[in-house]
This record gives sequence, structure tokens and C1' cells, in this order.
RNA sequence: UGGCACAUAGCUUAAUCGGCAAAGCGGCUCUCUGUUAAAGAGUUGACUCCUGGUUCGAAUCCAGGUGUGCCAG
Repeated sequence: UGGCACAUAGCUUAAUCGGCAAAGCGGCUCUCUGUUAAAGAGUUGACUCCUGGUUCGAAUCCAGGUGUGCCAG
């Protein structure tokens, strides 16, 4: 420098080919226990990397950019 892939909650991942963004772990509160842990109940979460475009409607499609990884030179 060129090509390809990826970017969603604190972390790890979903979202049925455009139609209300979910789950596990975690955090918080309560119950239980002499205390902690474990267990149980409840609760808390992301305007989806950024800027535009298409569309009635975008995490999803298009363009540009940023970051990371892989391949080639």
C1' cells in the first nucleotide's frame, strides 16, 4: 500500500435476510445463616464504533471514516 472479516449492556454472545434490541455472566436490594459463601426472590442495564444516504421504518441495506484481526506485497 492492496484485499477480506469484525465493531451491539461492565464482559461473552443473540436479534429468524428492514418492523417494540434479547440472553448468560456481572452489579444492586431482600430472604436465609452467628458471619461469609452457596441457594432463592426481585431489580439494574446498550439512541447498536463515528458521519451521511436510501426507506413509512435501519443493529441490519449503501457511501465515507475510525479501530482491531487475517492474507498478500
A computed fold for a 73-nucleotide RNA from Nonomuraea recticatena, annotated as transfer RNA.
Its mean pLDDT, the model's own confidence on a scale to 100, is 81.
It matches the Rfam family "tRNA". The family's RNA type in Rfam is transfer RNA.
RNAcentral holds the sequence, with entries from ENA.